The prediction has a mean pLDDT of 87. This is a predicted structure of a 350-nucleotide part of an RNA (small-subunit ribosomal RNA, central domain) from Perlabentimonas sp. The organism belongs to Perlabentimonas, within Bacteria.
[in-house]
Context: one part of a larger RNA
RNA sequence: CUGGGCGUAAAGGGUGUGUAGGCGGUUGUGUUAGUCUCGUGUUAAAUUCUUGGGCUUAACCCAAGGGAGGCGCGGGAAACGGCACAACUAGAGGACGCAAGAGGUGUGCGGAACUCACGGUGUAGAGGUGAAAUUCGUUGAUAUCGUGGGGAACGCCAAAUGCGAAGGCAGCACACUGGUGCGCUCCUGACGCUGAGACACGAAAGCCAGGGUAGCGAACGGGAUUAGAUACCCCGGUAGUCCUGGCCCUAAACGAUGUUCUCUAGCUUUUUGGAGUAUCGACCCUCUGAGAGGCGAAGCUAACGCGUUAAGAGAACCGCCUGGGGAGUACGGUCGCAAGACUAAAACUC
Numbered sequence: 001c002u003g004g005g006c007g008u009a010a011a012g013g014g015u016g017u018g019u020a021g022g023c024g025g026u027u028g029u030g031u032u033a034g035u036c037u038c039g040u041g042u043u044a045a046a047u048u049c050u051u052g053g054g055c056u057u058a059a060c061c062c063a064a065g066g067g068a069g070g071c072g073c074g075g076g077a078a079a080c081g082g083c084a085c086a087a088c089u090a091g092a093g094g095a096c097g098c099a100a101g102a103g104g105u106g107u108g109c110g111g112a113a114c115u116c117a118c119g120g121u122g123u124a125g126a127g128g129u130g131a132a133a134u135u136c137g138u139u140g141a142u143a144u145c146g147u148g149g150g151g152a153a154c155g156c157c158a159a160a161u162g163c164g165a166a167g168g169c170a171g172c173a174c175a176c177u178g179g180u181g182c183g184c185u186c187c188u189g190a191c192g193c194u195g196a197g198a199c200a201c202g203a204a205a206g207c208c209a210g211g212g213u214a215g216c217g218a219a220c221g222g223g224a225u226u227a228g229a230u231a232c233c234c235c236g237g238u239a240g241u242c243c244u245g246g247c248c249c250u251a252a253a254c255g256a257u258g259u260u261c262u263c264u265a266g267c268u269u270u271u272u273g274g275a276g277u278a279u280c281g282a283c284c285c286u287c288u289g290a291g292a293g294g295c296g297a298a299g300c301u302a303a304c305g306c307g308u309u310a311a312g313a314g315a316a317c318c319g320c321c322u323g324g325g326g327a328g329u330a331c332g333g334u335c336g337c338a339a340g341a342c343u344a345a346a347a348c349u350c
Stems, first nucleotide, its partner, number of pairs: 003322004007304002012318001014201004021194003025088008034080001035077009049065006091191001092188004096183004103177007110154001114150008125136002162169002206247006215241002220236004258317006266295011299306002323350003332343004
């Protein structure tokens, strides 16, 4: 050095871009410090191994022989690996032509509901609950009609739907913009995969500054309930929820399943392309891609279950686990305005 594992038992990093590194398609030629091989030197003696011998045996001792492995030098081989050159197109990328989409950012607009103000009608209640009360109302509430203002969220469509790397994304229109799929023709010619650090993004809550505040609503106040009620129910209600800019960086950030590639029965539903058939057109039918589901061969699994979207059979690379508690804590360090985050023990104990 070599183990076994990571859906639910401990264990996949929240997600991506990508540096170093690791790994890497087909063909030819040359070369080679890896690799293989031959020769040679060295690796003291004792020890170890083998054979023979000596002490009555053994331990012990004596003699002879033998490597293996390592290192140095010289010669050779060229399959694999490295390097160089040349070439290729199956990986990868690009051009062109189509296609779907709540992918992102910004601006504008819309209707329903709610609430507020004013005005009209109208009168004694309204509201709320298991029942009540706090509460609102003759300074005219609730109800109803009209006008105007405001903020937030977008009913139906809507679905096992779609898009995005993840977080996530839903009224409509426009502008800007990212990614993806398909087609066949063309182009580049291995430009690839993974990825320690690094960088970017990252729900909600929270923080800073400025704005905004209709509804909802931590905290808080009140009314009930109750033995009590710091709750559940009710009446209020501040932060917050919203916007702009800047932080925070966590999550059951979940498919509790890392990324990429290859291989391995089928059946069925569905989204969206292409081709064929058919047709006036659409539907239908067949084939073929890229997704999203439901069952299931083989196989796997402790079982549950997974099963071409693998948890099956293999390959490359990264991350992580190693009994429970102590503890995701202390200390130290880095980051943060703070809250805290990240990194991360031990004593002791069972």